A computed fold for a 351-nucleotide part of an RNA from an Anaerolineae bacterium, annotated as large-subunit ribosomal RNA, domain IV. Lineage of the source: Bacteria > Bacillati > Chloroflexota > Anaerolineae.
Context: one part of a larger RNA
RNA sequence: CUCAUGCCAAGGAACUAGGCAACAUGACCUCGUAACUUCGGGAUAAGAGGUGUCCUCUGCUGUGAGGAGACUCCAUCAAGCAGCGGAGGAUCGCAGAGAAAUGGCUCUAGCGACUGGUUAACAAAACCACAGGUCUCUGCUAAGCCGCAAGGCGACGUAUAGGGGCUGACACCUGCCCAGUGCCGGAAGGUUAAAGGGAGAUGUUCGGCGCAAGCCAAAGCAUUGAACUGAAGCCCCGGUGAACGGCGGCCGUAACUAUAACGGUCCUAAGGUAGCGAAAUUCCUUGUCGGGUAAGUUCCGACCCGCACGAAAGGUGUAACGACUGGAGCACUGUCUCGGCAUGAGACCCG
Repeated sequence: CUCAUGCCAAGGAACUAGGCAACAUGACCUCGUAACUUCGGGAUAAGAGGUGUCCUCUGCUGUGAGGAGACUCCAUCAAGCAGCGGAGGAUCGCAGAGAAAUGGCUCUAGCGACUGGUUAACAAAACCACAGGUCUCUGCUAAGCCGCAAGGCGACGUAUAGGGGCUGACACCUGCCCAGUGCCGGAAGGUUAAAGGGAGAUGUUCGGCGCAAGCCAAAGCAUUGAACUGAAGCCCCGGUGAACGGCGGCCGUAACUAUAACGGUCCUAAGGUAGCGAAAUUCCUUGUCGGGUAAGUUCCGACCCGCACGAAAGGUGUAACGACUGGAGCACUGUCUCGGCAUGAGACCCG
C1' cells in the first nucleotide's frame, strides 16, 4: 500500500450522477394513529411509554386431596399442584426484548391498476401477461391450425362455445371524416378467360377458259378465323373507423393599446371536439409567473405561443400495490471536511 472487519473528537450529505455503501430502525405489550379511499384499506401509518430480579397482596382457568354423614347436608366448599395475569413495594448494573435473529420513516410527482412473468450468464422495467372492454370470423364434417396423405388438435366442446385482432382493473368518456386503401353488401350497365360459334381468308385440284405463259375455281382435305354467346374479378352503386388511416391556410375587424367574440377568401373527404398540455411528448428553453433553497438547467403548482398531445397504436383521473423513475424532508451515520487507530489476510524481508 491492497482487501476484510471493528472504533472515533467536532460537524452531519458539505460526498456523489445519485445518501451508492454504511449507520440508524427492529421483538412483544399498552396508548395513539392523518390526508385520501373502490369503505376493504391506508396502518406496524406517524408518534409515545413499558420490559430484569426479589418480596407482599390479589384475580382468573384446569385439576381436585379432604370433613361430617347415610333422606342427604356443609356446598355456588376447598388445601395442594399446574397455567395465565394484575397492583404495590424493594433491589442491582452504563445498559433488563442486556446475546443472536428481527421494518428506518414522512411528504410529493411520473408510469403501470393489482398478484404474476421476462433478456439461463450485463437489463426485472414504464416491457409481457392479466381480469375487464370491444371488433371480427365460425351453425358443426365449424372456423382456425399441423400434415403430401391417412389422420390429429380444436373438442368427446356447440355461439354463455371456439379462433383471430386491438385495448388493458375501476370511474367519467371515447368527437369529425367513407375521398384513397381494406372489408361487407348489390347486381342494371361496361370490360373480360376457357369454351361454344363460324362469316370469311389461304393452300391443294376435279373442272372451265386460253396457242402458250397462265387465269378462274366446286367438293374434299389442311391451315387460319370476324360477328355473336360467355362466370368470378375489375369498373360501377351503397355501407362500414374499438377497419388501414386522416383531422388546413391567408387577410381584415372593438372609442388608449393589445387581443379578436365577428367578417372575407382559398382549399379539403373532413379540418382536432372533450380532456390534458414546456408533458417519459417543448426545438427555441434554464419559456414566464408562483412555491420550495441563503443560492434550484432538476422538482411541484400554474399559464398556453401544443417546433411535433388527444380520445381503445385509447383520452383524463384514480384508493391500493411496486427490489420501477424523479424531487423534498426527519432520523442516522467515516459518504464527506480529513483523516486516525486496532485486528486479521496479502504485499514486503530472511530462510
Description:
Its Rfam family is "Bacterial large subunit ribosomal RNA". Rfam links the family to the GO terms structural constituent of ribosome and ribosome. RNAcentral holds the full RNA, with entries from ENA.